The RNA shown here (transfer RNA) has 73 nucleotides and comes from a Candidatus Woesearchaeota archaeon. The sequence is in RNAcentral, with records from ENA. NCBI's taxonomy places the organism under Archaea, Nanobdellati, Candidatus Woesearchaeota. The prediction has a mean pLDDT of 83. Rfam family: tRNA. By type it is a transfer RNA.

[in-house]
């Protein structure tokens, strides 16, 4: 320097044939016990690396740039 993957709640990770994000956990609060775990039900919280573009509509499609990995040189 050049290809390829990935960046998405506090942490992993789904969603990439365009229609306003889902699940695990973790936090909070109730229930259950004599307490404490465990289970159970509720709520909580990302507008999706950044900046343009297209389109009525962009996490999903293009462009550049930045950041991990990862392979060539």
């Nucleotide at each position: 320097g050049g290809g390829c993957u990935g960046g998405u709640c506090g942490u992993c990770u789904a969603g990439c044939u365009g229609g306003u994000a889902a699940g695990a956990u973790g936090c909070c609060g109730c229930c259950u016990u004599g307490g404490c775990a465990u289970g159970g039900c509720g709520g909580u919280g990302a507008c999706c690396g950044c900046g343009g573009g297209u389109u009525c509509a962009a996490a999903u499609c293009c462009c550049g740039c930045c950041c991990a990995g990862u392979c060539c040189a």